Predicted 3D model of a 394-nucleotide RNA (Bacterial RNase P class A) from a soil metagenome. Its Rfam family is "Bacterial RNase P class A". The family's RNA type in Rfam is ribozyme. The sequence is in RNAcentral, with records from MGnify. Its mean pLDDT, the model's own confidence on a scale to 100, is 76.
RNA sequence: GAGUCGGCCGGACGGUCGCGGCGGCGCUUCGGCGGCGUCGAGGAAAGUCCGGGCUCCACAGGGCAGGGUGGUCGGUAACACCGACCCGGGGUGACCCGCGGGACAGUGCCACAGAGAACAAACCGCCGCCGCGUCCGCGCGGCGGUAAGGGUGAAACGGUGGUGUAAGAGACCACCAGCGCCCCGGGUGACCGGGGCGGCUCGGCAAACCCCACCCGGAGCAAGGUCGUAAGGGUCGUGCCGCUUUCGGGCGGCGCGGCCUGCGCAGGCGUUCGAGGGCGGCCCGCCCGAGCCUGCGGGUAGACCGCACGAGGCCGCCGGCAACGGCGGUCCCAGAUGGAUGACCGUCGCCCCGCUUCGGCGAGGCACAGAACCCGGCUUACAGGCCGGCUCGU
Numbered sequence: 001g002a003g004u005c006g007g008c009c010g011g012a013c014g015g016u017c018g019c020g021g022c023g024g025c026g027c028u029u030c031g032g033c034g035g036c037g038u039c040g041a042g043g044a045a046a047g048u049c050c051g052g053g054c055u056c057c058a059c060a061g062g063g064c065a066g067g068g069u070g071g072u073c074g075g076u077a078a079c080a081c082c083g084a085c086c087c088g089g090g091g092u093g094a095c096c097c098g099c100g101g102g103a104c105a106g107u108g109c110c111a112c113a114g115a116g117a118a119c120a121a122a123c124c125g126c127c128g129c130c131g132c133g134u135c136c137g138c139g140c141g142g143c144g145g146u147a148a149g150g151g152u153g154a155a156a157c158g159g160u161g162g163u164g165u166a167a168g169a170g171a172c173c174a175c176c177a178g179c180g181c182c183c184c185g186g187g188u189g190a191c192c193g194g195g196g197c198g199g200c201u202c203g204g205c206a207a208a209c210c211c212c213a214c215c216c217g218g219a220g221c222a223a224g225g226u227c228g229u230a231a232g233g234g235u236c237g238u239g240c241c242g243c244u245u246u247c248g249g250g251c252g253g254c255g256c257g258g259c260c261u262g263c264g265c266a267g268g269c270g271u272u273c274g275a276g277g278g279c280g281g282c283c284c285g286c287c288c289g290a291g292c293c294u295g296c297g298g299g300u301a302g303a304c305c306g307c308a309c310g311a312g313g314c315c316g317c318c319g320g321c322a323a324c325g326g327c328g329g330u331c332c333c334a335g336a337u338g339g340a341u342g343a344c345c346g347u348c349g350c351c352c353c354g355c356u357u358c359g360g361c362g363a364g365g366c367a368c369a370g371a372a373c374c375c376g377g378c379u380u381a382c383a384g385g386c387c388g389g390c391u392c393g394u
Stems, first nucleotide, its partner, number of pairs: 001392009011348007019040005025034003042368001046379002049377005054220004061284004066216005071085005086100001087098004101211002106209002108205003123150002125146009158176006177201001179198008224305004232261013263297007276288004312331008349366003353362003
């Protein structure tokens, strides 16, 4: 100097006015008002792509279909995430990427070019035989053999060298690559290294359909609760009044209180021979069940909880290559609900441009972007700045 990997910051201070939560104080005409203290947006709060916690269905089985993942071993609450390693590819390297099981279960595709693109193929060529011609070098035609040479292509049914042959060819041989089998060593494993035997060799694409292995309930804080509002009903107790009485009480009306249910009218179906509902879609099976469905009309859309103490943050030590885990200490760090931290002024900081007597002066700019149930990830956006490790070159 270039590269690569990782971590952090991303405005600060002062003043004036103005916000939300919590605590507590003083007043109050009970509607509320004023003061004090303290806390108050992110690394992505974003996308809604994954995984969960929590809530409800719900006490919840089997199958089909659907979806997800795809090397091994670990981490984690879990995951499609993270770590380490293996294999393949890229790079001088540090490092980076991965579509990482199966093409011998089946189907399908490989344009164009080319003879031929999966058990295919003979365009040019090489060789043998026969015939014709011959300037005796060969030329043309037919039949047969051939796939080593040339050509086409991204890719052509192993590679190099030889033996052999009429010419060739794994036809045979040596070495190599691949495949299959056996053995030894290392590793938890994926795999790695070594040795031996053997038929000679059996494209690519599965982020094509598919096959295999493993995994998967649904809905979602607008989840879900409590109170209240509205029109009633049933039942129990009790007070008063009326009627009655076998004098124990009984019936009815009004008021009060408790509990249960719960808006009114009309129609249809149903009440154990089961309407309706539940189990992600479908089927089977199972469970709940006395009400359900339709139409018309009425009331409410309010208050509170859920609501932040968490798979929590920070620091130290120990274990582990690491992800991470254990132990100890310490801290509480937003909870709004038409939705809170804003506006103005000054000084400083950073970037950039012009000038400079090198002291500085002036102008402009300062990124992406705002919680709404909460966490663990992934992905995307980001002006500018700082720190560190490693690699290569000089």